[in-house]
Molecule: c-di-GMP-I-GGC riboswitch aptamer
Organism: Syntrophales bacterium
RNA sequence: CCAGUAAAAGCCAAACCCAUCGUGAGGUGGGGACGGAAAGCUGCGGGUCUCUGUGUAAGAGAUAGCCGGGUUCCCUGGG
Repeated sequence: CCAGUAAAAGCCAAACCCAUCGUGAGGUGGGGACGGAAAGCUGCGGGUCUCUGUGUAAGAGAUAGCCGGGUUCCCUGGG
């Protein structure tokens, strides 16, 4: 630097349930595992969603487990 068929060590944790915060999308903690090789981090581009507005404007937000970009990294194999 490239790859992720198999294995191992560890990691994350969808739906759902409980508690809690938020007008809301959703967040956080606990339980729980559908999955994940970046399902680590980053709202930079696009998408989707929410709120204000109602004005196809505009503004404020949510989503990194929607796609892409940036950035860092475990294991194994190869160069």